Predicted 3D model of a 350-nucleotide part of an RNA (small-subunit ribosomal RNA, central domain) from a Desulfobacterales bacterium. It was read from a public genome assembly. It matches the Rfam family "Bacterial small subunit ribosomal RNA". Its family is annotated with ribosome and structural constituent of ribosome in the Gene Ontology. Lineage of the source: Bacteria > Pseudomonadati > Thermodesulfobacteriota > Desulfobacteria > Desulfobacterales.
Context: one part of a larger RNA
């Protein structure tokens, strides 16, 4: 390429939005460049195959059919599939009418705790280990009272619990705001699903430019351990963690498990919304949607397991693997202040 595959063996892109593109309800009516039958012409000779013949056979060789799956004109068909037109309302979406929620931004406020300062009261010691030194302390610590200063995170609620596309999100108020469930109708009327490029978002860490700076804390310094100790523990501490703007763009970015539909047994908590039976009323029973856990059965799996949140069983589209090492590595190109990113061989060897 043909295939086989992708929790865990290689192998799902971190995740959204979205352009080409591939795919895409239900009826009707027209069309015929896809499709399908026909015919015509062409598809050379050998060759293959059928058949009859010649060399004594056979191999070889004549004749004659077949065949040549194409290809081009043309007649048609009109179910599919395209294209035009019109039509529905089941897919999508929009109005309404609730309740839920750490979902995003911002300002503003709030105790509790460490530190650190002024003052009290008090003396010798405290501090820290395995033990200890280092350090602090009579220039009055450690405790403790009372005052204040400033940063940073939000104990209880708190959850096997909520929100979010994912990173991720957590005191309280306020303002701005996405989005998702639920119930009833009404209303557009295929308007959809995906989605190469591209576009934005993206924890920690890290850079840049100014600000913060309490606590913790790479690097560094010092005690200690050891044989040694460029480490595990102490004592200090800088960058950073913090904020505003800007850049970077990688994670075991994990459910290691794409997105979107349809379909296949049940049991049982929990979360949000309704609906039915009761009841003064609530708790309770029973029911539906939706989210999120557990156990489980068919079927699947190489087993582990997964099992209506599938790794069943069909569709659709994208992404990705193709032994191991060399290697996510050179080179080369794109970005990037830089770190590096991100595209990505081969020789050589097993």
């Nucleotide at each position: 390429u043909u295939g086989g595959g992708c929790g865990u063996a290689a192998a799902g892109g971190g995740c959204g939005c979205g352009u080409a593109g591939g795919c895409g309800g239900u009826c009707u009516u027209g069309u015929c460049g896809g499709u399908c039958a026909g015919a015509u012409g062409u598809g050379a000779a050998a060759g293959c195959c059928c058949a009859g013949g010649g060399c004594u056979c056979a191999a070889c060789c004549c004749u004659g059919g077949a065949c040549g799956u194409g290809c081009a004109u043309u007649u048609g068909a009109a179910a599919c599939a395209g294209c035009a037109a019109g039509a529905c309302u089941u897919g999508a979406g929009u109005a309404c009418g609730g309740g839920a929620g750490a979902g995003g931004a911002a300002a503003g406020c709030g105790g509790a705790a460490u530190u650190c300062c002024u003052g009290g009261u008090g003396u010798a010691g405290a501090g820290g280990u395995g033990a200890a030194a280092u350090u602090c302390g009579u220039a009055g610590a450690u405790a403790u009272c009372a005052g204040g200063a400033g940063g940073a995170a939000c104990a209880c609620c708190g959850a096997u619990g909520g929100c979010g596309a994912a990173g991720g999100c957590a005191g309280c108020u306020u303002u701005c705001u996405g989005g998702a469930c639920c119930g009833a109708u009404a209303c557009u009327g295929a308007c959809g699903c995906u989605g190469a490029g591209g576009c934005g978002c993206g924890a920690a860490g890290g850079c840049g430019u100014g600000g913060g700076u309490a606590g913790c804390g790479a690097a560094c310094a010092g005690g200690a351990u050891u044989a040694g100790a460029u480490a595990c523990c102490c004592u200090g501490g800088u960058a950073g963690u913090c904020c505003a703007c800007g850049c970077a763009g990688u994670a075991a970015a994990c459910g290691a498990u794409g997105u979107u539909c349809a379909c296949u047994a049940g049991g049982u908590g929990u979360a949000g919304c309704g609906g039915g039976u009761a009841u003064u009323a609530a708790a309770a029973c029973u029911u539906g949607c939706u989210g999120u856990g557990c156990c489980g059965g068919a079927g699947c799996u190489a087993a582990c397991g997964c099992a209506u949140u599938a790794a069943g069983u069909g569709a659709a589209c994208c992404g990705c693997c193709u032994g191991g090492g060399g290697a996510g590595u050179a080179c080369g190109g794109u970005c990037g202040c830089a770190a590096g990113a991100c595209u990505a061989a081969a020789a050589c060897u097993c």